[in-house]
C1' cells in the first nucleotide's frame, strides 16, 4: 500500500416560522369534558415478512396412550426456542475465516441414473468336487459376488407441541324496539240472569335485566437502558449506582423558508418481549489473515 475475512456504530447536519399527539405546571368554561398558555418528549435497525420462541387474555381439559405436527453431534445459556456460545467431526478456503437437518442401514419396506449378465439372495468362462465344493478368470460402475450407499423416502429411537388471539378480554351504558316484574281505575272481551267478583288483553305509570351505537381500561416500567465491580473461554449470569426513551387509534411524528456538505438507501409504530430471514446510497471504527515494497 493492496487484497481479503470478522465484528461494532452512523442513517443528511444546523438554524427559524406554522402545525399534529401525548405528559406536566398553570389560568379559563357549560368542570369525569373542552379551551388557552408555558414546558418537556415524540418510528426502525430493519418499525418488515408473521417464519419459530415466550409473556398476557379468554375458551377447553382426570390420568395415560394412539394419530398429527416439529426437532435431532457433544456440553452449556435462556423465560422458552428451530436462537446463541464452546468443542468435536466433515466440506470450502494458501490464511483469517466460512457452511453443515450431523440419531439409527444388523427391526423391516422401499429405490440405486449411465455401464454392466446380474445393483443385492445374484450370472458366464476354466479348472476342480460326492456336491454351484472348492479355485482362478474376463468386463462395467461411485459401489459387486457381499451384512454396499440413500433416512432433507417410508420407518424405528429419543425429546416437545391444547385452541384462538389485544377487533384477546374486562368495565360503564343511551336512543328506538323487545323481554320481565309490580301498581292503577274511569276502558275493552270472556264467564254469569244480575253483581260488590274472578280471569285474560291493551294502555298509563314505576322498576329490574340483557344488548348495540358510544366511551374506558388492557397500552406501555420493562425477561427495560445505561455505567461500574465481580464470575466465566464464550453465550450468558450475580451485585451496585444512574436513567424513563411514541401510545395513537381511522389512527399524530408534519410543512415550509435559509445556509452547508460527501446531495442523503431501504424502509413507517398499532398488545409487550427474544430470535431468524429478508430489503438497504453511502461511510466511519477496531481486532485478525494473505502478499508486496521500505527501515
Nucleotide at each position: 500500500g493492496a487484497a481479503g475475512c470478522u465484528g461494532g456504530c452512523c442513517a443528511g447536519a444546523c438554524a427559524g416560522u406554522c402545525g399534529c399527539u401525548g405528559g406536566c405546571a398553570g389560568g379559563u368554561g357549560u368542570u369525569u369534558c373542552g379551551u388557552c398558555u408555558g414546558u418537556c418528549a415524540g418510528a426502525g435497525g430493519a418499525a418488515a415478512g408473521u417464519c419459530c420462541g415466550g409473556g398476557c387474555u379468554c375458551c377447553a381439559c382426570a390420568g395415560a396412550g394412539c394419530a398429527g405436527g416439529g426437532u435431532g453431534c457433544u456440553g452449556g445459556g435462556u423465560a422458552a426456542c428451530g436462537c446463541c456460545c464452546a468443542g468435536g467431526c466433515g466440506c470450502c478456503g494458501c490464511a483469517a475465516g466460512g457452511c453443515g437437518a450431523c440419531g439409527a442401514a444388523c427391526a423391516g419396506g422401499g429405490u440405486c441414473a449411465c455401464a454392466g449378465a446380474g445393483a443385492c439372495g445374484a450370472g458366464c468362462c476354466g479348472g476342480u468336487u460326492c456336491a454351484g465344493u472348492c479355485c482362478g478368470g474376463a468386463g462395467u460402475g461411485a459401489a459387486a459376488c457381499g451384512c454396499g450407499g440413500c433416512a432433507a423416502c417410508c420407518u424405528c429411537c429419543a425429546c416437545c407441541c391444547g385452541g384462538a388471539g389485544u377487533a384477546a378480554c374486562a368495565c360503564c351504558a343511551a336512543a328506538u324496539a323487545g323481554g320481565c316484574g309490580g301498581a292503577c281505575a274511569a276502558c275493552g272481551a270472556c264467564g254469569c240472569g244480575g253483581c260488590u267478583c274472578g280471569c285474560c288483553g291493551a294502555g298509563u305509570c314505576c322498576g329490574c335485566g340483557g344488548g348495540u351505537a358510544g366511551g374506558u381500561g388492557g397500552c406501555u416500567c420493562g425477561a427495560g437502558c445505561u455505567c461500574c465491580g465481580g464470575g466465566g473461554c464464550a453465550a450468558c449470569c450475580c451485585g451496585g449506582g444512574g436513567c424513563c426513551u411514541a401510545g395513537a387509534g381511522g389512527a399524530a411524528u408534519g410543512a415550509c423558508u435559509g445556509u452547508c456538505c460527501a446531495c442523503g438507501a431501504c424502509a413507517g409504530a398499532a398488545c409487550c418481549c427474544g430470535g431468524c430471514u429478508u430489503a438497504u446510497c453511502g461511510g466511519c471504527c477496531a481486532g485478525c489473515u494473505u502478499c508486496a515494497c521500505c527501515u

A computed fold for a 295-nucleotide RNA from a Burkholderiales bacterium, annotated as Bacterial RNase P class A. It is recorded under the gene name rnpB. Rfam family: Bacterial RNase P class A. By type it is a ribozyme. NCBI's taxonomy places the organism under Bacteria, Pseudomonadati, Pseudomonadota, Betaproteobacteria, Burkholderiales. The model forms 91% of the base pairs in the Rfam consensus.